Annotation: This is a predicted structure of a 1457-nucleotide RNA (small-subunit ribosomal RNA) from a metagenome. The sequence is in RNAcentral, with records from SILVA. Its mean pLDDT, the model's own confidence on a scale to 100, is 84. It matches the Rfam family "Bacterial small subunit ribosomal RNA".
């Protein structure tokens, strides 16, 4: 600031002005006053109209508010418009002004004067209107019209104009325009009524007294319990009333394939509302947003008496908040109020400002440029990428920036002028032309030039879903995260950086809605087992309903007509430069309503049918239900009678019974309770549930007859009955069994499981209780779908002495199995199949079937039945695996059966642990005489301790070097190294100077690194396990994981082979192929060999010589080939037998399938990454890897007489030998010396011993054992102290066969026995590889332990039972329920008090007014109640939380299913 306006409706004051008349100065122009005129301005007042619109906001409101579509015969409508008639005569007032008075103010009071289009009166009455009567029409509780009669009822002025005539004049008349009044249509615009439509909740199920109706009244514009008096008991209500929450309703928006779902800003229509509550007046219109009056809160003045206000207009301010604009221009537009008009008013509106808040549009450059500069990444070190990106180089100028130009939106009003119509008139008035007047946006859009790439780019992602990938840093930290999950040392997922992706003046996040989600399912789902069928039945309402005909026309169809507002959407088209935007037109608005037709269908009625459905008749079967009586077996108990120590029990006890005579076993008697065989996937029954007989009393079903009735039928929310066991009430019962409770066992416990005992109950009767795994986990019903085989009642058929069998039919109850369905398992005429009807239920797990709150119940409890919170999954089926204290079948020195050991002692070695300065490291069923096939130094990796630092070693670049590389020798040193050094060089290319190369110093890249990761790795190796098994291709079977093959019947070592088989073929493994061995051939013939000859004559030598052993080469040779037998088979295969050197892979070796254990090795070598660089690297010396209370593994020597000593004495194999092997020969007791032959090897070196013979020893700690110690010695080695082997001589220690336990081995193997080889100066070797020798026992057998394989079952396991997973308990956080109670909110019921009004009555000076009273009545009070929400010490369960605590509940027969 947003409502005033009109002086053309009226009267005053002011001012100015004008012209007139007084006065007064002036000679006068002319100045001044005063008057009453006229015209202009102000100013308040009475009156008119307006102010009920416009403009805000969404409190309330679940309503006739709203939206649609109706009605109004039950209604009003100011201004407008057509139309008809009038507008005559009076009259008292009163604002304002003036004086007086109260009051602080706001404001009031008295008294005068005065005006009107303010009020009052009288006339007229076209008309309306009431009343009575008539007629016509209509949609007919009554309207409309036409008509007659009676009665009541209007009104006002202002402004122009004017020729005639009247009048002094005003004026009369005439005539024009607004205005009045009274009527009538129409329009606009409102009020009532109705139909139908749209939110949750039943943990709201029964509300209601003006309530629901009629009469008569008031009231209102109108109908009406709207209000009143008085009668009657009525009204809503499961089709949701009441009540609670919650919300302005629409047209539309946003989403969607739609159909839905979610909202209801702007914009448009309606409704409410206007500081909160109530109430009216004026008025057409309100109960009124800037209008009165009460009452409350709040603010504000005050002189404390008392008074004012009401931004959900428009700006703007404070407060809340995550969050939302300028006290801005302008009436120039468009609208509205007032006015005759100018015009005034207008926070409506038109504009402008702020916000990237939201849609559009444009800009930040464009073209050419490769040495593909730099710098940044990143590398495999070659190179890539960034990137034509930049530089450069030529251009353009959009926007923005100067400096210029410059708009649409404006027509009209009105002013003059000209004509035209109207008229007596050139007036008025209406119209046309000219002309002149009006911009708030705004100097804006727009446009012209200037200049210069010049001013102009971010956000966010890059593990999947998702388009986009590296480095670095970080270490389960720090952090990320929508959901799945990243991060514990190579992190495409954290931080950073480059690079890529996607958007772009925006990006991204957060909230919110739709949508994907057929995840509420109309369109469009389900309920065997995933969540879901009610325990079962009668049945009310309510769905749904056989066949023919007939009316009717409600549903249904189908024409027209009326409405479905504008915007919007969608289409076409136009206008801003394009879009966004805006216009115009069309289309749509799936809806309602109304008339007309239709008659197939649903449905009313009517009439008929018999096929559902009932009903009669006959029949048989039946653990159907209730009562009554009746029985026998058995178990207890009682009394007798025989008869003696036990019985009972259990895995094994033991508690308990028994010598007071138990069990046993005979006889008689009580008692209760339950019915053995029969019995049967048989039977009845809705279900629960029913079993001894008999009798009464009943109730369903079947079958046959086709007799009757004629849709009576289906299904059933609520109600109502029936219900197992348990459980309660009250009376009886009580024999057995038995919760709870003793006791005895079991255990770590054992408040279990198992024994002994034992009381409620269990049985009866009457009640209550209402539930189950009440299950077919399968609602009921009706009809439709190939079959096969069974039972149980019945009928019929054919047969027949018979319903003995057999066939067909009905009905019940069972197996299989087609189609078809199903996620799969399975289901399958008894459907989970095709279909219909009709109830019930179901919508992720947990929390929870629980809380609250209702019903029920005596009480246990039952039914109904949520939410905080918390998870990312819980669940079905079926698959391949694993695994069971699961089955079954089979193998194995698995066990049995043997034979020898180890565990007991010493010694050795190797681990462990102690130890130390160091006892380097590694690797623990598969580690431990293992890496190590040789640690005194060395090895050595470890420690002390002393040095070196381009280094012990490799390359490379750069500088120096001729007395230089090198080096004798010398000093220091424990050594290394550190100093000094005589002497003293070598190669290329040159002519030569000189220059290269080497070596060498110095510097600088690098070297080194047994340092760290076997969980970054290659490779190699161990185990399972020399176990038989583990894949694939093509096919077929499953939606599919995946199955088959590969299982099955044999067979076999063997997935070895053979039959069958929806498979058929292959491949990796088995076996063969390979090497040794056993047996012959052929060939070879020295160093072997020796038939022969010759010499010695034990050995042997020559010489022929290859015949033989042999050597090493090639071949045969064994295949179940051949008989016989078994076996369901002509098969595989077995058994036995023949020949044969060998017989059923001959015998050993080599030869490890798919994969498992993140086995195992960075210390064998390699090798990624990371750590070190005068050291974590390098050289030395010493030390140590060898330490010792001890514990464990592997061996080895014994414990002796099958031995042990001594002495003769025989028989090998396979191998090594030059820094070697050594013959022989001396010396030494003896290792060993010494001299030294032969041999680099079928040539020479290398005794075999157990055995066998003879002898001795005579059961002892020994002639047994052989540790330790002493002392002397040998040897190898620079060095034997720590810390070697070995040898004499002494020395003689445990030990007399080994606890629990626990290893090897099936034949030339076990045992035992002794040879040799590797490594290596030497050896700790008793160890490791190998050779020969002698040379065995035993296996019934597969029940058990252990390991594997096949199948096959069960599973909650898949990190795979070393799993998995349950409660209590402690602790922490969280919701949350109860709870003495305290505090609100909110709505009733009585009852007080009772403004303001409105209305009745009363008073009142004609009348009003004032004054008085009554009913209703807002706040406010008292009192009790309901619902609801905080809060509450204290409790209740829950829910969550890497390593708490106790048990072992459940998943394998889970270890008591």
């Nucleotide at each position: 600031c947003a409502a005033g306006u009109g002086g053309g409706a009226c009267g005053c004051c002011a001012a100015u002005u004008a012209g007139c008349g007084g006065g007064u100065a002036g000679c006068a122009a002319u100045a001044u006053u005063c008057g009453a005129u006229g015209a202009u301005u102000g100013g308040a007042g009475u009156c008119g109209c307006g102010u009920a619109a416009g403009g805000g906001u969404g409190c309330g409101u679940a309503a006739c508010a709203c939206g649609u579509g109706g009605g109004u015969a039950a209604u009003u409508u100011g201004c407008c418009g057509c139309g008809a008639a009038g507008c005559u005569c009076g009259g008292a007032a009163u604002a304002a002004c003036c004086u007086g008075c109260c009051g602080a103010a706001a404001g009031g009071c008295a008294a005068g004067c005065u005006a009107a289009u303010a009020c009052c009166g009288a006339a007229u009455g076209u008309g309306u209107c009431u009343g009575u009567g008539g007629g016509u029409g209509g949609g007919u509780u009554c309207c409309a019209c036409c008509u007659a009669c009676a009665a009541a009822c209007a009104a006002a002025g202002c402004c122009g104009g004017g020729g005639a005539u009247c009048g002094u004049a005003a004026g009369a008349c005439c005539u024009g325009g607004c205005a009045c009044u009274u009527u009538g249509c129409g329009a606009u615009a409102a009020g009532c009524c109705c139909g139908c439509g749209g939110c949750c909740u039943a943990u709201c199920a029964g509300c209601u007294a003006g309530u629901u109706g009629g009469u008569g009244g008031g009231g209102u514009a109108a109908c009406g319990g709207c209000c009143c008096a008085c009668c009657a008991a009525g009204g809503c209500u499961a089709a949701g009333a009441c009540g609670g929450g919650u919300a302005g309703c629409u047209g539309g928006u946003c989403u969607u394939a739609g159909a839905g779902g979610a909202c209801g800003a702007c914009c448009a229509g309606c409704c409410a509302c206007a500081c909160u509550g109530g109430a009216a007046c004026u008025g057409a219109g309100a109960c009124a947003c800037g209008g009165u009056c009460c009452a409350g809160a709040c603010a504000c003045c005050u002189a404390c008496g008392g008074g004012u206000g009401g931004c959900a207009g428009c700006a703007g301010u404070c407060g809340a908040g995550a969050a939302u604009u300028u006290u801005u221009c302008a009436c120039a537009a468009u609208g509205g109020g007032c006015g005759a008009a100018a015009g005034c008013c207008u926070g409506a509106u038109g504009g402008a400002g702020c916000g990237a808040c939201g849609c559009c549009g444009c800009g930040u450059g464009g073209g050419g440029g490769a040495u593909g500069a730099a710098u940044g990444g990143c590398u495999u070190c070659g190179g890539c990428c960034c990137g034509u990106a930049a530089a450069c180089c030529c251009c353009u100028g959009u926007c923005a920036u100067u400096c210029g130009g410059g708009a649409u939106c404006a027509a009209a009003u009105c002013u003059g002028a000209u004509g035209a119509c109207c008229u007596a008139a050139u007036a008025c008035g209406u119209u046309a032309u000219c002309a002149g007047u009006u911009g708030a946006u705004a100097g804006u859009a727009c446009u012209g030039a200037a200049a210069g790439a010049g001013g102009a780019a971010g956000g966010g992602a890059c593990g999947g879903c998702u388009a986009a990938c590296u480095c670095u840093g970080u270490g389960c930290c720090a952090g990320c995260a929508g959901c799945c999950g990243c991060g514990g040392u190579a992190a495409u997922a954290c931080a950073g950086a480059g690079g890529u992706c996607c958007c772009a003046a925006g990006c991204g996040u957060u909230g919110u809605u739709c949508g994907g989600a057929u995840u509420u399912a109309c369109u469009g789902g389900g309920c065997g087992u995933a969540a879901a069928g009610g325990g079962c039945g009668c049945g009310u309402a309510g769905g749904c309903g056989g066949c023919a005909a007939g009316c009717u026309a409600a549903g249904u169809c189908u024409a027209a007509u009326g409405u479905g507002a504008a915007a919007g959407c969608u289409c076409u088209g136009a206008g801003c430069u394009u879009a966004a935007c805006u216009c115009a037109g069309a289309a749509a608005u799936g809806g309602c309503a109304u008339u007309g037709g239709a008659a197939a269908c649903u449905a009313u009625c009517u009439u008929g049918c018999u096929a559902g459905a009932g009903g009669a008749u006959u029949g048989a079967a039946u653990g159907g239900g209730a009562g009554a009586c009746u029985g026998g077996a058995a178990u207890g108990c009682u009394c007798g009678g025989u008869g003696u120590a036990g019985c009972a029990g259990u895995g094994a006890a033991a508690u308990g019974c028994g010598u007071a005579g138990a069990u046993a076993u005979c006889g008689a008697g009580c008692g209760g309770a339950a019915c053995a065989c029969c019995a049967g996937u048989g039977g009845c029954g809705a279900a629960g549930g029913c079993g001894a007989g008999u009798c009464u009393c009943u109730g369903g079903g079947c079958a046959a007859u086709u007799c009757c009735u004629g849709a009576c039928g289906c299904u059933g929310a609520g109600g109502c009955g029936c219900g197992a066991a348990a459980g309660c009430u009250a009376g009886g019962g009580g024999a057995g069994c038995a919760a709870a409770c003793g006791g005895g066992a079991u255990u770590a416990g054992a408040u279990a499981c198992c024994c002994c005992g034992g009381u409620a109950g269990u049985c009866c009767u009457a009640g209550c209780u209402g539930u189950a795994a009440a299950c077919g986990g399968u609602g009921c019903a009706c009809g439709c779908u190939u079959g096969c085989c069974g039972u149980a009642g019945g009928u019929g058929g054919a047969a027949u002495c018979g319903a003995c069998c057999c066939c067909a039919c009905c009905u019940g109850u069972g197996g299989c199995g087609a189609a078809g369905c199903u996620a799969a398992c399975g289901c399958g005429a008894u459907a989970a199949g095709c279909g219909u009807g009709c109830c019930g239920c179901c919508u992720g797990g947990g929390a929870a079937g629980u809380a609250c709150g209702g019903u029920c119940g005596c009480a246990a409890g039952a039914u109904u039945a949520a939410a905080a919170c918390u998870c990312a999954a819980a669940g079905a089926a079926a698959u391949u695996g694993a695994c069971g204290g699961g089955g079954g079948c089979c193998u194995g020195c698995a066990c049995a059966a043997g034979c020898g050991g180890u565990g007991g002692a010493g010694u050795a070695u190797g681990u462990g642990g102690c130890u130390c300065a160091a006892u380097u490291c590694g690797a623990c069923c598969u580690a431990c005489g293992c890496g190590a096939a040789g640690a005194a130094c060395c090895u050595u990796a470890c420690c002390u301790g002393g040095c070196c630092u381009u280094g012990a070693c490799a390359u490379g670049c750069a500088a120096g070097u001729a007395g230089u590389a090198g080096a004798a020798a010398c000093c220091u040193g424990a050594a290394a190294g550190g100093g000094u050094g005589a002497c003293g060089a070598u190669u290329c290319c040159g002519c030569a100077a000189g220059g290269a190369a080497a070596g060498c110093u110095u510097g600088c890249a690098c070297a080194g690194g047994u340092g760290c990761u076997g969980c970054a790795u290659g490779g190699c190796u161990g185990u399972c396990g020399u176990c038989a098994g583990c894949u694939c291709g093509u096919g077929u079977c499953g939606u599919g994981a995946g199955a088959u093959g590969u299982u099955g019947g044999g067979u076999u070592a063997a997935g070895u082979c053979c039959c069958g088989c929806a498979a058929c073929g292959a491949g990796c493994g088995c076996a063969a192929c390979c090497c040794c061995u056993a047996u012959g051939u052929c060939c070879u013939g020295u160093u072997g060999c020796c038939c022969c000859c010759g010499g010695a004559u034990u050995a042997c030598c020559g010489g022929u010589g290859c015949a033989c052993u042999c050597u090493g080469g090639a071949c045969a040779g064994a295949c179940u080939g051949c008989c016989u037998c078994g076996c369901u088979u002509u098969a595989a295969c077995g058994a036995g037998g023949a020949g044969g050197a060998a017989g059923g892979u001959g015998g050993g070796g080599a030869u490890g399938a798919c994969g498992u254990c993140a086995a195992g090795u960075c210390a064998g070598g390699a090798u990624g990454g990371c750590c070190c660089u005068u050291a974590c690297g390098g050289c030395c010396a010493g030390g140590g890897c060898u330490g010792c209370a001890c514990a464990c593994g592997u061996a080895c020597u014994a414990c002796a007489a099958u031995g042990c000593c001594c002495a003769g004495c025989a028989c090998a194999a396979a191998g090594g030998g030059g820094a070697g092997c050594g013959c022989g020969g001396c010396g030494g007791c003896a290792a060993c010396g010494c001299c030294a032959a032969g041999c680099a090897a079928a040539u020479c070196c290398u005794u075999a011993a157990a055995a066998c013979u003879g002898g001795g020893c005579c059961c002892a700690g020994u002639u047994c054992a052989g540790a330790u110690u002493g002392u002397c010695g040998u040897c190898u080695g620079c060095a034997a102290c720590u810390c070697g082997a070995c040898g004499g001589c002494a020395u003689g220690a445990a030990g007399c066969c080994g606890g629990a336990a626990u290893c090897g081995c099936u034949a030339g193997u076990a045992a035992u026995g002794g040879c040799g080889c590797a490594u290596c100066a030497g050896c700790u070797a008793c160890g490791g590889c190998g050779c020969c020798g002698u040379g065995a026992a035993u296996a019934c057998g597969u029940u058990c332990c252990c390991a594997g394989g096949c199948c096959u079952u069960g599973u909650a396991c898949a990190c795979a039972c070393c799993g998995c997973c349950c409660g209590u308990c402690a602790c922490a956080u969280c919701a949350u329920g109860a709870a003495a109670g305290c505090c609100g909110g909110u709505c009733g019921c009585a009852c007080c008090c009772g403004a303001a009004g409105u209305c009745g009555c009363c008073u009142g000076u004609c009348a009003a007014a004032a004054g008085g009273u009554g009913c209703c009545g807002a706040a406010g009070g008292u009192a009790u109640g309901g619902c609801u929400g905080g809060u509450g010490a204290u409790u209740g369960g829950g829910a969550u939380g890497a390593a708490g605590u106790c048990g072992a509940a459940a998943c394998a027969a889970g270890g008591u299913a």